[in-house]
RNA sequence: UGGGGUGUAGCUCAAUGGCAGAGCGCUCGACUGUUAAUCGAGUGGUUGAAGGUUCGAGUCCUUCCGCCCCAGCCA
Numbered sequence: 001u002g003g004g005g006u007g008u009a010g011c012u013c014a015a016u017g018g019c020a021g022a023g024c025g026c027u028c029g030a031c032u033g034u035u036a037a038u039c040g041a042g043u044g045g046u047u048g049a050a051g052g053u054u055c056g057a058g059u060c061c062u063u064c065c066g067c068c069c070c071a072g073c074c075a
Base pairs, nucleotide, nucleotide: 001071002070003069004068005067006066007065010024011023012022013021018055025043026042027041028040029039030038048064049063050062051061052060
């Protein structure tokens, strides 16, 4: 430098262009001699950034940024 993949909650990941969710975590409570486990409730978001298309974008298009893989160039 070129090609491909990827970016959504603290973490791991969902979401057919039509109300952004789950598990784990965290907080509180129940239970227990205590902890753990279990159960209940709560807590959670600038969907990487900026634009565009659309009645409507996490999803489609453009540019940029981060990360991963492959190839190339220099050394």

Predicted 3D model of a 75-nucleotide RNA (transfer RNA) from Gemmatimonas sp. The sequence was found in a public genome assembly. Model confidence (mean pLDDT): 81 of 100. It matches the Rfam family "tRNA". Rfam classes the family as a transfer RNA.